[in-house]
RNA sequence: CUCUUAUCAAGAGAAGGUGGAGGGGAUGGCCCAGCGAAGCCCGGCAACCGGCGUUGAUUUGCACGGUGCUAAAUCCUACAACAGGAAAUUGUUGUGAGAUGAGAG
Numbered sequence: 001c002u003c004u005u006a007u008c009a010a011g012a013g014a015a016g017g018u019g020g021a022g023g024g025g026a027u028g029g030c031c032c033a034g035c036g037a038a039g040c041c042c043g044g045c046a047a048c049c050g051g052c053g054u055u056g057a058u059u060u061g062c063a064c065g066g067u068g069c070u071a072a073a074u075c076c077u078a079c080a081a082c083a084g085g086a087a088a089u090u091g092u093u094g095u096g097a098g099a100u101g102a103g104a105g
Base pairs, nucleotide, nucleotide: 001105002104003103004102005101006100007099008098013042016041017040018039022032023031024030028076029075043070044069045068048066049065050064051062052061053060074097078095079094080093081092082091083090084089
């Protein structure tokens, strides 16, 4: 990098430390940020994989190890179908894109 598969409206510091201007993937929006961004440390959340226990049972628990996450639905977004509307446009479903885990090449 490509493929397969599962999940993505819940949860996690409104007063932790450090750091100093950026950040929310890309486009366009719309937001967050010197009342302190990213990053790093600490704390926390969750329970995908492993581990340990439990069950008739991938039944259920712990949170020890490996990841992940910790503003806003994956912040909204593209395409198609259906439904509503005079229109602007709105809703639902599917597909696509993206993120994370596990596996394969």

Predicted 3D model of a 105-nucleotide RNA (SAM riboswitch aptamer (S box leader)) from Aquibacillus sediminis. It was read from a public genome assembly, where an Rfam model found it. It matches the Rfam family "SAM riboswitch aptamer (S box leader)". About the family: The SAM riboswitch is found upstream of a number of genes which code for proteins involved in methionine or cysteine biosynthesis in Gram-positive bacteria. NCBI's taxonomy places the organism under Bacteria, Bacillati, Bacillota, Bacillaceae, Aquibacillus.